[in-house]
Molecule: transfer RNA
Organism: Elusimicrobia bacterium CG1_02_37_114
RNA sequence: CGGGGCGUGGCCUAGUGGCUAGGGCACUCGCUUGGGGUGCGAGCGGUCGUGGGUUCGAUUCCCACCGCCCCGA
Numbered sequence: 001c002g003g004g005g006c007g008u009g010g011c012c013u014a015g016u017g018g019c020u021a022g023g024g025c026a027c028u029c030g031c032u033u034g035g036g037g038u039g040c041g042a043g044c045g046g047u048c049g050u051g052g053g054u055u056c057g058a059u060u061c062c063c064a065c066c067g068c069c070c071c072g073a
Stems, first nucleotide, its partner, number of pairs: 001072007010025004018056001027043005049065005
């Protein structure tokens, strides 16, 4: 320098045009226990990397940029 992939709560991950963005771990509270752990219940937490575009409507499609990874030179 060229090509490709990925970016979704603190971490991991599903969702590929439409309804309140779903789940697991973690965290907080409650129950359980003599206490802890386990188990059960509830709760908190997401500008979906950034900015534009298309569309009635974008996490999803298109463009640019940023970051990470891979391949080639």